This is a predicted structure of a 73-nucleotide RNA (transfer RNA) from Thyridium curvatum. The coordinates come from a structure-prediction model, not an experiment, and the mean pLDDT is 81. The sequence is in RNAcentral, with records from Rfam. Rfam family: tRNA. Rfam links the family to the GO term triplet codon-amino acid adaptor activity.
RNA sequence: GGGAAGGUAGCUUAAUUGGUAGAGCAAUCGUCUUACACACGAUAGGUUAUGGGUUCAAGUCCCAUCCUUCCUA
Numbered sequence: 001g002g003g004a005a006g007g008u009a010g011c012u013u014a015a016u017u018g019g020u021a022g023a024g025c026a027a028u029c030g031u032c033u034u035a036c037a038c039a040c041g042a043u044a045g046g047u048u049a050u051g052g053g054u055u056c057a058a059g060u061c062c063c064a065u066c067c068u069u070c071c072u073a
Base pairs, nucleotide, nucleotide: 001072002071003070004069005068006067007066010025011024012023013022019056027043028042029041030040031039049065050064051063052062053061
């Protein structure tokens, strides 16, 4: 240089042909305990990498850019 896959919460990730962005762990609070841990319950946390386009509607489709991994020269 050429090709492929991927980028969603602090971390790991889901989202069923385009139709309300969820889960587990972690965090905070509560119950329990003399206390801690465990367990149970609740809460908060997301410009879906960035910028455009298509559409009534985009995490999803199209284009460009950035980043990561792999293959190849």